[in-house]
RNA sequence: CUGAGAGUUUGAUCCUGGCUCAGAACGAACGCUGGCGGCAGGCCUAACACAUGCAAGUCGAACGUGAAGCCACCUUCGGGUGGUGGAAAGUGGCAGACGGGUGAGUAACGCGUGGGAAUUUACCCAAUGGUACGGAAUAACUCAGGGAAACUUGAGCUAAUACCGUAUGUGCCCGAAAGGGGAAAGAUUUAUCGCCAUUGGAUGAGCCCGCGUCUGAUUAGCUAGUUGGUGGGGUAAUGGCCCACCAAGGCGACGAUCAGUAGCUGGUCUGAGAGGAUGAUCAGCCACACUGGGACUGAGACACGGCCCAGACUCCUACGGGAGGCAGCAGUGGGGAAUAUUGGACAAUGGGCGCAAGCCUGAUCCAGCCAUGCCGCGUGAGUGAUGAAGGCCCUAGGGUUGUAAAGCUCUUUCGGCGGGGACGAUAAUGACGGUACCCGCAGAAGAAGCCCCGGCUAACUUCGUGCCAGCAGCCGCGGUAAUACGAAGGGGGCUAGCGUUGUUCGGAAUCACUGGGCGUAAAGCGCACGUAGGCGGAUCGUUAAGUCGGGGGUGAAAUCCCGAGGCUCAACCUCGGAACUGCCUUCGAUACUGGCGAUCUUCGAGUCCGGGAGAGGUGAGUGGAACUCCGAGUGUAGAGGUGAAAUUCGUAGAUAUUCGGAAGAACACCAGUGGCGAAGGCGGCUCACUGGCCCGGUACUGACGCUGAGGUGCGAAAGCGUGGGGAGCAAACAGGAUUAGAUACCCUGGUAGUCCACGCCGUAAACGAUGAAUGCUAGCCGUCGGUGAGCAUGCUCUUCGGUGGCGCAGCCAACGCAAUAAGCAUUCCGCCUGGGGAGUACGAUCGCAAGAUUAAAACUCAAAGGAAUUGACGGGGGCCCGCACAAGCGGUGGAGCAUGUGGUUCAAUUCGAAGCAACGCGAAGAACCUUACCAGGCCUUGACAUCCCGGUCGCGGCCCCUUGAAAGAGGGGCUUUCAGUUCGGCUGGACCGGUGACAGGUGCUGCAUGGCUGUCGUCAGCUCGUGUCGUGAGAUGUUGGGUUAAGUCCCGCAACGAGCGCAACCCUCGCCCUUAGUUGCCAUCAUUUAGUUGGGCACUCUAAGGGGACUGCCGGUGAUAAGCCGCGAGGAAGGUGGGGAUGACGUCAAGUCCUCAUGGCCCUUACGGCCUGGGCUACACACGUGCUACAAUGGCGGUGACAAUGGGCAGCAAUGGCGCGAGCCGGAGCUAAUCUCAAAAAGCCGUCUCAGUUCGGAUUGCACUCUGCAACUCGGGUGCAUGAAGUUGGAAUUGCUAGUAAUCGUGGAUCAGCAUGCCACGGUGAAUACGUUCCCGGGCCUUGUACACACCGCCCGUCACACCAUGGGAGUUGGCUUUACCCGAAGGUGGUGCGCUAACCUAGCAAUAGGAGGCAGCCAACCACGGUAGGGUCAGCGACUGGGGUGAAGUCGUAACAAGGUAGCCGUAGGGGAACCUGCGGCUGGAUCACCUCCUU
Repeated sequence: CUGAGAGUUUGAUCCUGGCUCAGAACGAACGCUGGCGGCAGGCCUAACACAUGCAAGUCGAACGUGAAGCCACCUUCGGGUGGUGGAAAGUGGCAGACGGGUGAGUAACGCGUGGGAAUUUACCCAAUGGUACGGAAUAACUCAGGGAAACUUGAGCUAAUACCGUAUGUGCCCGAAAGGGGAAAGAUUUAUCGCCAUUGGAUGAGCCCGCGUCUGAUUAGCUAGUUGGUGGGGUAAUGGCCCACCAAGGCGACGAUCAGUAGCUGGUCUGAGAGGAUGAUCAGCCACACUGGGACUGAGACACGGCCCAGACUCCUACGGGAGGCAGCAGUGGGGAAUAUUGGACAAUGGGCGCAAGCCUGAUCCAGCCAUGCCGCGUGAGUGAUGAAGGCCCUAGGGUUGUAAAGCUCUUUCGGCGGGGACGAUAAUGACGGUACCCGCAGAAGAAGCCCCGGCUAACUUCGUGCCAGCAGCCGCGGUAAUACGAAGGGGGCUAGCGUUGUUCGGAAUCACUGGGCGUAAAGCGCACGUAGGCGGAUCGUUAAGUCGGGGGUGAAAUCCCGAGGCUCAACCUCGGAACUGCCUUCGAUACUGGCGAUCUUCGAGUCCGGGAGAGGUGAGUGGAACUCCGAGUGUAGAGGUGAAAUUCGUAGAUAUUCGGAAGAACACCAGUGGCGAAGGCGGCUCACUGGCCCGGUACUGACGCUGAGGUGCGAAAGCGUGGGGAGCAAACAGGAUUAGAUACCCUGGUAGUCCACGCCGUAAACGAUGAAUGCUAGCCGUCGGUGAGCAUGCUCUUCGGUGGCGCAGCCAACGCAAUAAGCAUUCCGCCUGGGGAGUACGAUCGCAAGAUUAAAACUCAAAGGAAUUGACGGGGGCCCGCACAAGCGGUGGAGCAUGUGGUUCAAUUCGAAGCAACGCGAAGAACCUUACCAGGCCUUGACAUCCCGGUCGCGGCCCCUUGAAAGAGGGGCUUUCAGUUCGGCUGGACCGGUGACAGGUGCUGCAUGGCUGUCGUCAGCUCGUGUCGUGAGAUGUUGGGUUAAGUCCCGCAACGAGCGCAACCCUCGCCCUUAGUUGCCAUCAUUUAGUUGGGCACUCUAAGGGGACUGCCGGUGAUAAGCCGCGAGGAAGGUGGGGAUGACGUCAAGUCCUCAUGGCCCUUACGGCCUGGGCUACACACGUGCUACAAUGGCGGUGACAAUGGGCAGCAAUGGCGCGAGCCGGAGCUAAUCUCAAAAAGCCGUCUCAGUUCGGAUUGCACUCUGCAACUCGGGUGCAUGAAGUUGGAAUUGCUAGUAAUCGUGGAUCAGCAUGCCACGGUGAAUACGUUCCCGGGCCUUGUACACACCGCCCGUCACACCAUGGGAGUUGGCUUUACCCGAAGGUGGUGCGCUAACCUAGCAAUAGGAGGCAGCCAACCACGGUAGGGUCAGCGACUGGGGUGAAGUCGUAACAAGGUAGCCGUAGGGGAACCUGCGGCUGGAUCACCUCCUU
């Protein structure tokens, strides 16, 4: 100095938990794009194969030869000789062990770090001493051969700093000593350079040791030179490094061995750090050099550009043989996503050789290629508003691109052209390079892209597309209005780059040392004993290992950091400092921990003494009740069983009952959130043996303790083995039921088993889902076993140990836990790290088996999960309401007809409505019209609107004719003088013609919408503010006790208030009053056929305003409240008086684009407009809603009593006339309390007498009538005739609680006409409601939930299909490894060495001979490659096969979630298409009710 989060599980919330993103980095690659410079970097793959060139030579001052050239002489002109010269090869020396490359191997003293002793070190430095005398060869060369070549053989000559001997030897080496051994080289004119021995140094190297250094235990045992010793050998040197002998050791859970992977480090990247990942470039070390083995030389190698052998490969060949090794620099092929020039120079730095000049140097320095990275610069600057044009959007106004451009003024970096021109080089020498740099010139001139714009995440619009095409890092977009796809405009970000992909770290506290967890989310072993290990009481002393402090050494350089400096800056480079958190060593400190020693006994633990409780364990014995069976008696027809039945038993005597007997198993009551036990578990009684625990005492031991990986033991039920036993129960099995099926639930039987003995198994929801131990941290109330104290002697207090309930602090995601912790701490063990795959496969261990234990991966998903919240739901519970049921009355469902719908049909049968909440619904009225449908005929600025142009003002209206189905087309006649005026065809208006903008659409989308409507429901609910509680979603209020029709009111209460709903306010009916009386009324007076008229307004009535009813009064009840009860009073009306209007928040993507309005899309001589005809009226059938009936409570005939609401001028129509009638003729009155429709009908009287009728009226025939342009398809009515079905309606279902149901008629809207429908009116006028168990719907509270699209939910398994990965698999192919044996190249070693042999020795004058020594050859052991046989392990393929995963709409069922309809789940066993079922034991992670407990009385 330093630490950031976000998205995603849900309706919402908190948590757990995974996935994903934002950051940084890279030897990168790919896509698009690309101006310049500086500095760096550049085969990560095939340690694959390599053409060509170069990469290690040098020294004549070690040596012998000595080419070309030059000079001189000679010459037979061929040449020869001498000199100079020094090429070239050779001998010899030094260097080729450095430098350069690569990372295959290696898990190792390989590397890092720090030490060590038993070594060596060419060249270099310092020092001491020496450098004497001899000898024999050999290459080159010459000659002669062999071979294609590579190369090679023989003979002969020769030199040395090559080789050998002798001498000397200060020192050196061996040896105890005596003694012994052992060296040299010269070159040169000189100077000088060398050589030998020894000593010391420096440098380099070798060796040893401590510590550190990846993963796997599904690798647990490994090891025979192995471990050690003695003695040898070997090496520069220690050492089993090697050998002989002896001993039997050595390593390993602190992880040996084996397998896999890997060069290690400084560092690099990331990170706040701790860490994690990594090991390109640069630097240190190691290893390797085609693969394997081997040595030689040498100071140094077992040697990249050396040798030998074997192998593979390539090349040459004359086929006999040979040659080669780019993991040096370039380069080629190949592999790959991918990585450069067959460049220049030794100028610098460095290396080798040389005295030196110098030579060599693909080390190196430079250049080239590549945006591969980092850094810097540029692509212009200023001004410029008409906010130009163009583009895009638009609400059509404008906005934006945007001062951006153009224009004007200016500058010239970089690049270009021209000129000068370095440093790097000390005297010379410059590849780079005419480079850097400087100066001048021209000219805005040559220089901008990429990605993104739904959220995370900065940035938004239009069009196209229509779950298509596509996008996507996660969540997710796209199914006709896509800010998410594609394009465009605009915007955001970065910029010579930008994105994508890959990888690493981060975020991830998501392996948690810093820094996590385990009751329910993943996670405590079923329980104990105990080994190793870890941890451990008090006091004293000592030590100084840990710990702390000081010093010393080391921690290479570079890098990072800080400070300076140099390139114009920066990157980069240079210098200095700090740092390198480490290791070693030394000195000191001693509190704590450890080691050692001593002491202690109270607090740990144990022993002892005295008491105590107990289903603790094992064995033996014994008891009664019950069940079953057997025998006997009594007795008779059933018993048994269930929801109901049947199978079953019974007249051969059951069941029932009595007595007797047998057998097996289990022990009622007591019995208790009582007891005991480590857990599993343990229950009649008695005895024997035995374990543990508690209390009291405080005599003894003296830390003896805690935990506990492995290990060992115990361990329910089921199951297994052997042998018994077998009453009851009861998997399997059989039968009967249930059911669509029923491999189940229910029933009748019934075998293993359940029981005993012995032996296995070793698992459970083995649970407190809570490891063991210790200490500490408020209380209150029970209960079990003891102790002590007090007295009031049956109570209180105290204390210890168990076992429960509540509760504070604290903890927790919440639920909850709370001295029996899930609190605060310590110690030790076990376990977890997303879901699925899977507790599975393989392997291993155990088991008789079943199986148990241990325990993955591929693949797949973005979740899976915990707790709590609000709803919804439940074949959960409680309370309450409703014509919901019940009690009643009348219907529907059966018939005929009407009407609507489905279906079918059709050219069309227009469209919509679809459970309740579509179906006499839109439609309050389809013959034409309506009309949207169909066929045909016509029109195209249009039937309708606005604008423009031209014409007319005889515009328009009426009538007629031709054609035609009409529309339309054509023609003729009659009539009528638009308004204003500035007098202008000027304005307005109307019409005709024309042009284009446009009109028009009952075309689509009600899932784009407004409005309106239905429904839950006239149900009593739905919310808000503030406060309070909760981390939060939310809760409280609104719950509770009463009460109500009501969230109505009262009381209580962390709530207090408020709003929308309820109620009331509104209309109407019921009573009264006031006012007003015409068209209304008439008590009194007169009058009339008649309230007709006079008169009157009392009454009725009309229509305006008031009054009245409020649980107000009384009694009872209730908390004295709210309220309720009362054939209580009073009152016309009594508890909302009856009816209406009035419909909260919301639900159903409910209905309607065909009422209307409207976005978008579509049509435009047609999907628009006009017309004629047809259709919507069809008809095998099915359903809904109605009408009329089936008759006597009725039909028919007669009689002629009593309403109310309404309607009426294109109308209602009286009286009168005609007609049997519908109706017609004619027409008074009435714009209506006046006239009229208008007759009310059920009623009453008579008749019919139970029948298909005097019921019923369908259907059909004939004849009429009305409306209308027109009744054929297709209207209504009338008369006469006809006279169908139907005799009260199956399952089922509907309305109604009083002036209601039922029944009777009347009016109206629509309308030319058409009503069984709809709306309204009055007349007559019931029955029943015990009650809330049940059905349906609803409200409140509560409970469970795996539901939230909310039970019409969710969801499981088999089967079928497709795809994917994987296990088994007869085998097969390959890799690695190992055992035994065989072979045994090169090589060194040992032996031998009859063959060959210069130096030295002996003999000899010599020749020569012998010896020493050496060489070839041979033998032996070792050993690479190879072979044979076998084992282990890993991987590939594999017919077939097993399960698993994934997949919009497949099949079968319904297992789970609610009491999921048989509570579920765990273990085990059997069974079954499948989920599953059943038995035994266990758990609550089961709802509900009851008992017990508890509380109250």